The RNA shown here (transfer RNA) has 72 nucleotides and comes from Candidatus Daviesbacteria bacterium RIFCSPLOWO2_01_FULL_37_10.
The coordinates come from a structure-prediction model, not an experiment, and the mean pLDDT is 81.
Rfam family: tRNA. From the family's description: Transfer RNA (tRNA) molecules are approximately 80 nucleotides in length.
[in-house]
RNA sequence: GGCCCCGUAGCUCAGUGGUAGAGCAGGACACUCUUAAUGUCUUGGUCGUUGGUUCAAAUCCAACCGGGGUCA
Numbered sequence: 001g002g003c004c005c006c007g008u009a010g011c012u013c014a015g016u017g018g019u020a021g022a023g024c025a026g027g028a029c030a031c032u033c034u035u036a037a038u039g040u041c042u043u044g045g046u047c048g049u050u051g052g053u054u055c056a057a058a059u060c061c062a063a064c065c066g067g068g069g070u071c072a
Stems, first nucleotide, its partner, number of pairs: 001071007010024004018055001026042005048064005
């Protein structure tokens, strides 16, 4: 340098056009002599950046940024 894959919550990931979710983690409460465990409720997101297509983009297209793989 060419090609391929990935980038979504603090972490691990789902969501493949109709406006974003799960588990873990965090907070509150219940239970308990206390802690842990368990249960209920709950906080948390400019969906890597910029532009384009569309009535509508996390999703499709382009460039760029970052990470990984592969070829030389």